This is a predicted structure of a 350-nucleotide part of an RNA (small-subunit ribosomal RNA, central domain) from a metagenome. RNAcentral holds the full RNA, with entries from SILVA.
[in-house]
Context: one part of a larger RNA
């Protein structure tokens, strides 16, 4: 390398868009690049194989035949792949008629709650805890009731339900918006599919600027436990959490399963949409497509387990692995304001 692989042993890129590449439906004629057919020419010698032959054999030497799998030309084939042309509708996309959703921005609102404030009303206690204790509290706390401020987050409804590419999304209206689905089956007419670099996006902590700051809560400080406790438990509390504007590019970014596309026994449950069935009427019964769960034929797998949402069977692209430490670490490089990210080794050692 060739292979073999990648849910859990090493291995699927966080995730979409898309460049060049790569692969790509149906049907007709045509070129004849690849592709096969047959021909010539060229593939030195040596070396290879064969078969004789010489050194006592044999290595080795030495004829002769073969081969040199290659390359050019010329004559053809024309099924496939490519290329030209015409043309179809199954892939793909438009239109058209619906309804579903925490899908995204922006603006506005609304109760419950915790804190603070200020009034009433009341008196000695509260509060934590396994037990204290630090803390509040006669300068009147905790409780309560009435007012008032202010920030975050939205009980129930809610659901192995939904939407989104992921990451992520939940009060309530209102503007903009972006996708998937069901039906039709008008239109275009292969316009598909994957994507090397590229751009986009991308939880949380961080960062940098200007606000905000109730709750909580790293660091901090106290109180206990302890043999010690730089912890876990309690009282505090700052950053940070929230908004804007910009950066950071990482996770157990997970289904630890890439994208698309065909093909293969079932049952049962759900969320959307169409159809039918019964006496008018379907939320109940049947069936169809889209999604989401469970169990399971066949097959697969080391094995657990997977099983139309496949890890089955097969098709195209992509991205990755290749013994354990050394290391995701030196160097170098690119990118970040840092933090660090990304790319990534060696020596040694088992």
């Nucleotide at each position: 390398u060739u292979g073999g692989g990648c849910g859990u042993a090493a291995a699927g890129g966080g995730u979409g868009c898309g460049u060049a590449g790569g692969c790509g439906g149906u049907u007709u004629g045509g070129u004849a690049a690849g592709u096969c057919a047959c021909u010539u020419g060229u593939g030195a010698a040596a070396u290879c194989u064969c078969c004789a032959a010489g050194c006592u054999c044999a290595a080795c030497u030495c004829g002769g035949a073969g081969g040199c799998u290659g390359c050019a030309g010329g004559c053809g084939a024309a099924a496939c792949u490519a290329c030209c042309a015409a043309a179809c509708u199954g892939g793909a996309g438009u239109g058209c008629a619906g309804g579903a959703g925490a899908g995204g921005u922006g603006c506005g609102u609304g109760g419950a709650a915790u804190u603070c404030c200020c009034g009433g009303u009341g008196u000695a206690g509260c509060g934590g805890u396994g037990a204290a204790a630090u803390g509040c509290g006669u300068a009147g706390a905790u409780a309560u009731c009435g007012g008032g401020a202010g920030g975050a987050a939205c009980a129930c409804c809610u659901g192995u339900g939904g939407c989104g590419a992921a990451a992520g999304c939940g009060g309530c209206g209102c503007a903009c918006u972006g996708g998937a689905c069901u039906g039709u089956a008008a239109c275009u007419g292969a316009c598909g599919c994957u994507g090397a670099g590229g751009c986009a996006c991308g939880a949380a902590a961080g960062c940098u600027a200007g606000g905000g700051g109730a709750g909580c809560a790293a660091a901090c400080a106290g109180g206990a436990u302890u043999a010690g406790a730089u912890a876990c438990c309690c009282u505090g509390g700052u950053a940070g959490u929230c908004c804007u504007a910009g950066c950071c590019c990482u996770a157990a970014a997970c289904g630890a399963u890439g994208a698309u596309c065909g093909c293969u026994u079932g049952g049962u449950g759900u969320g959307g949409c169409g159809g039918g069935u019964a006496c008018c009427c379907a939320a109940u019964c049947c069936c169809g497509c889209u999604g989401u769960g469970c169990c399971g034929a066949a097959g697969c797998u080391a094995a657990c387990g997977c099983g139309a949402u496949a890890a089955g069977c097969g098709a195209u692209c992509c991205g990755c692995c290749u013994g354990g430490g050394g290391a995701g670490u030196a160097c170098g490089g690119u990118c970040g304001c840092a933090a660090g990210a990304c790319u990534g080794a060696a020596a040694c050692u088992c």
Its Rfam family is "Bacterial small subunit ribosomal RNA".